[in-house]
RNA sequence: ACAGUCGGGCAGUUGCUUUUAUUAAAUAAAAGAGGAAAGUCCGGUCUCCAGGAGCAACGGUGCCGGGUAAUACCCGGCAAGGGAAACUUUAGGGAAAGUGCCACAGAAAAUAUACCGCCUUUAUGGUAAGGGUGAAAUGGUGGAGUAAGAGCCCACCGCAUUAAUGGCAACAUUAAUGGCAAGGUAAACCCCACCGGGAGCAAGACCAAAUAGAGACGUGAGGCUCCAAUUUAACGUCUGGGUAGGUUGCUUGAAGCUAAUAGUAAUAUUAGUUCUAGAUGGAUAACUGCUGAUUACAGAAACCGGCUUAUAGACUGUCUUC
Numbered sequence: 001a002c003a004g005u006c007g008g009g010c011a012g013u014u015g016c017u018u019u020u021a022u023u024a025a026a027u028a029a030a031a032g033a034g035g036a037a038a039g040u041c042c043g044g045u046c047u048c049c050a051g052g053a054g055c056a057a058c059g060g061u062g063c064c065g066g067g068u069a070a071u072a073c074c075c076g077g078c079a080a081g082g083g084a085a086a087c088u089u090u091a092g093g094g095a096a097a098g099u100g101c102c103a104c105a106g107a108a109a110a111u112a113u114a115c116c117g118c119c120u121u122u123a124u125g126g127u128a129a130g131g132g133u134g135a136a137a138u139g140g141u142g143g144a145g146u147a148a149g150a151g152c153c154c155a156c157c158g159c160a161u162u163a164a165u166g167g168c169a170a171c172a173u174u175a176a177u178g179g180c181a182a183g184g185u186a187a188a189c190c191c192c193a194c195c196g197g198g199a200g201c202a203a204g205a206c207c208a209a210a211u212a213g214a215g216a217c218g219u220g221a222g223g224c225u226c227c228a229a230u231u232u233a234a235c236g237u238c239u240g241g242g243u244a245g246g247u248u249g250c251u252u253g254a255a256g257c258u259a260a261u262a263g264u265a266a267u268a269u270u271a272g273u274u275c276u277a278g279a280u281g282g283a284u285a286a287c288u289g290c291u292g293a294u295u296a297c298a299g300a301a302a303c304c305g306g307c308u309u310a311u312a313g314a315c316u317g318u319c320u321u322c
Base pairs, nucleotide, nucleotide: 001318002317003316004315005314006313008291009290010289011288012287013286014285016032017031018030019029020028021027034297038308039307041306042305043304044303045302046200047199048198049197051227052226053225054224055223058196059195060194061193062192063077064076065075066074067073078092079090080089081088082087093191094190098189099188100185101184102183115131116130117127118126119125139157140156141155142154143153158180159178160177161176162175163174164173165172166171204248205247206246207245214239215238216237217236218235219234255274256273257272258271259270260269261268262267
């Protein structure tokens, strides 16, 4: 520096919830909050609604390849930056399609032309190397040349274009040509590529109850185009009144653990094994003994996979350095 484990345990007594045995109760047995249960930031399973297709609008993602049910996630690479190194960060496509913005300072931040300075033939001359301002000032360093200077010229670096080689690719290396488009900014508008129907367990289903199935408005198929279907039914909006208890969804699942094989890895396949909370006025507590370094952050509510944040203390492995 990176990755991981634990974060209480054993026994007794009394108590709470679920399941099974039992007609019910009683009794007995088994089980009973987390690594993040937090945030509600993503992706889905599932449920209901939407007649179908295409386009538009809107939204999301943004280097390459692989993994996954899927993702903005994970793994491995490339590039740029940081670090002595192990390693780590990145909202990482496009500024030569267009528009916008760059405060203050400064002469000037782009239709640039010159404050100090330098040169000098003293002319509304030449200059942009030196100084100043600033995040940024006509690519950088060195040389030659010049009245003094400047890619004006040369070498190297940078930049652009083309080709070859290596790689699936991002890209890297080498070579040639060119004095070379003011610079930056897209987490600004925008362009490009890919993806996307909506709402959500307070979704939904069933039983029960209740009164006023009362009243008013509308016919668009609710962005555009095309197709299909219904005709006195159906659908939509608003006002007003009544009822609101129970069952289910509800935990066997893209599940956990172990081993082998393949792969750099994420992961996949095969075999074996386990059933680990389902409350709803919301369950797991109190006492005693022994023990532990653990006195932190902290309690499930349909479920799963991630990310982010908080975390006393103890321990394991690999790598770097002194």